[in-house]
RNA sequence: CACCGACAAAGGCAAACCCGGCGCGAGCCGGCGACGCAAAGCCACGGGACCCCCAGGGUCAGCCGGGCCGCCGAA
Numbered sequence: 001c002a003c004c005g006a007c008a009a010a011g012g013c014a015a016a017c018c019c020g021g022c023g024c025g026a027g028c029c030g031g032c033g034a035c036g037c038a039a040a041g042c043c044a045c046g047g048g049a050c051c052c053c054c055a056g057g058g059u060c061a062g063c064c065g066g067g068c069c070g071c072c073g074a075a
Stems, first nucleotide, its partner, number of pairs: 004073002012037002018031005035062001041068003045065003048060005
């Protein structure tokens, strides 16, 4: 440095439900809450799913791949 990921340590994220707000909608934001996560950090580039007011526009990064960046460290 690359791979890898432990009943390790430190720190982190937060599904569903419920509450408030936004959006036609997929869904998003905040609170609550933890099912899980070693990139569950960021990016719609490819595939995929989904929505709509369907020449088109949008949502999902916690579906897979890819790109960028990053903490710790045994075997």